[in-house]
RNA sequence: AGAGUUGGCUGGGCAGUCGCUGUGGCGCUACGCAAGUAGUGUCGUGGAGGAAAGUCCGGGCUCCAUAGGGCAAAGUGCCAGGUAACGCCUGGGAGGCGCGAGCCUACGGAAAGUGCAGCAGAAAGCAAACCGCCUAAGCGCGCAAGCGCCGGUAAGGGUGAAAAGGUGCGGUAAGAGCGCACCGCGCAGCUGGUAACAGUCUGUGGCGUGGUAAACCCCACUUGGAGCAAGACCAAAUAGGAAUCCGUCGGUGUGGCCCGCACUGGAUUCGGGUAGGUUGCUAGAGGUUGUCAGUGAUGGCGAUCCCAGAGGAAUGACUGUCCUCGACAGAACCCGGCUUACAGGCCAACUCUUAUU
Numbered sequence: 001a002g003a004g005u006u007g008g009c010u011g012g013g014c015a016g017u018c019g020c021u022g023u024g025g026c027g028c029u030a031c032g033c034a035a036g037u038a039g040u041g042u043c044g045u046g047g048a049g050g051a052a053a054g055u056c057c058g059g060g061c062u063c064c065a066u067a068g069g070g071c072a073a074a075g076u077g078c079c080a081g082g083u084a085a086c087g088c089c090u091g092g093g094a095g096g097c098g099c100g101a102g103c104c105u106a107c108g109g110a111a112a113g114u115g116c117a118g119c120a121g122a123a124a125g126c127a128a129a130c131c132g133c134c135u136a137a138g139c140g141c142g143c144a145a146g147c148g149c150c151g152g153u154a155a156g157g158g159u160g161a162a163a164a165g166g167u168g169c170g171g172u173a174a175g176a177g178c179g180c181a182c183c184g185c186g187c188a189g190c191u192g193g194u195a196a197c198a199g200u201c202u203g204u205g206g207c208g209u210g211g212u213a214a215a216c217c218c219c220a221c222u223u224g225g226a227g228c229a230a231g232a233c234c235a236a237a238u239a240g241g242a243a244u245c246c247g248u249c250g251g252u253g254u255g256g257c258c259c260g261c262a263c264u265g266g267a268u269u270c271g272g273g274u275a276g277g278u279u280g281c282u283a284g285a286g287g288u289u290g291u292c293a294g295u296g297a298u299g300g301c302g303a304u305c306c307c308a309g310a311g312g313a314a315u316g317a318c319u320g321u322c323c324u325c326g327a328c329a330g331a332a333c334c335c336g337g338c339u340u341a342c343a344g345g346c347c348a349a350c351u352c353u354u355a356u357u
Stems, first nucleotide, its partner, number of pairs: 001353010012322007020047012049328001053339002056337005061227004073223005078092005093107001094105004108218002113216002115212002130157002132153003138149004165183006184207001185205005190199003231279004241270006250264005286305008323326001
């Protein structure tokens, strides 16, 4: 210098004017005995994000409930740790990729059972003789060489993603873990490690069982449901209801009227809970910083700060100026994650190649 890897930060700056919204102080007006409520003015002060998004996981909170066990369903799935919890994060193991820094993994069980598998090929799951190799044993023919039958063979060829360990020697009629050596594999032990797991270790087994479980399934573990339109409080109205008091008078209908007949009580209080209002509502698993423990995720302790809280829903508009000319995008109960979107800029650590000293 070039090419990369990993982690983190930032997400136009400054000044002015006018607005919107929360809130504190001080006035004014109306109502009220007062406390205060409502409106309004003024001064001060706060006012979107790293993803506020998707609503995919996990929790807090709330109500229904009592959720102890079983079934079903769904999810998770190497080991250890972190955490309020997680399907998240950290560290490690194994396998794969990369020269490397590093990256990726749904990574339990196929010897409980069931299912599935295109093409090619003789044969694809209690493997299989197409070509090839063999003719020792047995039978037939032949004087014989040999030929035929019965057969043997997975070493060689060919097909395939895959043909039931590999190489070599022995062995054999030809072959074959049939035997042996080495390598590989399984099992047991030993050693190291909390564990997953590892081992130039020891012994043992000729090696017997293909793939697929984000197919059913088996095993282990986890999960009650609904969600701030949750819920709580105040409370005009209406229906139905309860208590007390009053009253058998009255009201309504039929009828021209009376009698008769049919229907029906009144008042107050409680209660009920619709409209409306208040609350839940933002001080929190909180931010910043220091220090200690830890490889790390993270945790302990100290200091300091208060940083949106609306309810048709504020966070905007304009002007000046500067630059590298500005992406994705807008809170609605709150947090921890994951995923997705994103112009540009900055920082740190590390790797490879080339050159120079």